RNA sequence: AUGAGAUAAAGCCAAACCUGCCGGAAGGCGGGGACGGAAAGCUACGGGUCUGUUAGAUAGCCGGGCUGCCUUU
Repeated sequence: AUGAGAUAAAGCCAAACCUGCCGGAAGGCGGGGACGGAAAGCUACGGGUCUGUUAGAUAGCCGGGCUGCCUUU
RNA backbone atom coordinates (compact mmCIF):
# COMPACT_ATOMS: atom_id res chain seq x y z
C1' A A 1 0.00 0.00 0.00
C1' U A 2 -3.69 -3.64 -1.23
C1' G A 3 -7.27 -7.56 -0.15
C1' A A 4 -10.27 -10.10 3.44
C1' G A 5 -12.83 -10.57 8.20
C1' A A 6 -15.91 -9.68 13.29
C1' U A 7 -14.85 -16.57 13.40
C1' A A 8 -10.96 -15.55 17.78
C1' A A 9 -9.08 -11.30 21.28
C1' A A 10 -9.79 -6.33 23.10
C1' G A 11 -13.04 -2.73 22.05
C1' C A 12 -16.73 0.76 19.29
C1' C A 13 -21.64 2.42 17.66
C1' A A 14 -26.71 1.82 18.86
C1' A A 15 -32.96 0.29 16.61
C1' A A 16 -37.73 -0.12 18.84
C1' C A 17 -39.55 1.52 23.41
C1' C A 18 -39.56 4.83 28.05
C1' U A 19 -38.33 9.78 29.67
C1' G A 20 -36.81 15.43 29.79
C1' C A 21 -36.01 19.48 26.36
C1' C A 22 -36.38 21.90 21.24
C1' G A 23 -39.56 22.22 16.70
C1' G A 24 -45.54 24.08 13.04
C1' A A 25 -44.37 19.02 11.66
C1' A A 26 -41.20 15.30 9.84
C1' G A 27 -37.64 14.93 13.24
C1' G A 28 -33.33 16.40 16.48
C1' C A 29 -30.48 16.55 21.34
C1' G A 30 -29.61 14.43 26.61
C1' G A 31 -30.47 9.97 29.97
C1' G A 32 -32.07 4.80 30.19
C1' G A 33 -32.26 0.64 26.69
C1' A A 34 -30.38 -3.11 22.81
C1' C A 35 -32.96 -4.77 17.34
C1' G A 36 -28.85 -4.81 14.78
C1' G A 37 -24.05 -2.94 12.35
C1' A A 38 -17.79 -3.77 9.97
C1' A A 39 -17.44 2.25 8.71
C1' A A 40 -24.62 2.24 12.00
C1' G A 41 -17.84 7.79 11.23
C1' C A 42 -18.52 12.54 8.31
C1' U A 43 -20.86 14.65 3.85
C1' A A 44 -27.83 16.27 1.73
C1' C A 45 -23.99 15.64 -4.34
C1' G A 46 -27.89 12.16 -7.22
C1' G A 47 -32.31 9.12 -6.44
C1' G A 48 -36.13 7.58 -2.97
C1' U A 49 -39.16 8.36 1.40
C1' C A 50 -41.29 11.74 5.19
C1' U A 51 -43.06 16.81 6.90
C1' G A 52 -45.35 20.91 4.82
C1' U A 53 -44.91 27.59 7.29
C1' U A 54 -42.37 29.65 0.56
C1' A A 55 -38.45 25.59 3.53
C1' G A 56 -36.84 21.41 6.22
C1' A A 57 -35.85 16.09 7.72
C1' U A 58 -33.82 11.20 6.70
C1' A A 59 -26.46 9.06 6.15
C1' G A 60 -29.56 2.72 10.65
C1' C A 61 -33.25 3.59 2.49
C1' C A 62 -29.93 3.05 -2.10
C1' G A 63 -25.70 5.10 -4.73
C1' G A 64 -21.47 8.58 -4.82
C1' G A 65 -17.37 11.55 -2.25
C1' C A 66 -13.86 12.15 2.10
C1' U A 67 -11.56 10.02 6.47
C1' G A 68 -10.37 5.98 9.90
C1' C A 69 -9.62 1.68 14.19
C1' C A 70 -8.53 -3.85 15.45
C1' U A 71 -6.93 -8.70 13.57
C1' U A 72 -5.04 -11.12 9.42
C1' U A 73 -2.95 -11.72 4.19
The prediction has a mean pLDDT of 82. A computed fold for a 73-nucleotide RNA from a Deltaproteobacteria bacterium, annotated as c-di-GMP-I riboswitch aptamer. The source organism's lineage runs through Bacteria, Pseudomonadati, Myxococcota and Myxococcia. Of the family's consensus pairs, 94% are formed in the model. It was read from a public genome assembly, where an Rfam model found it.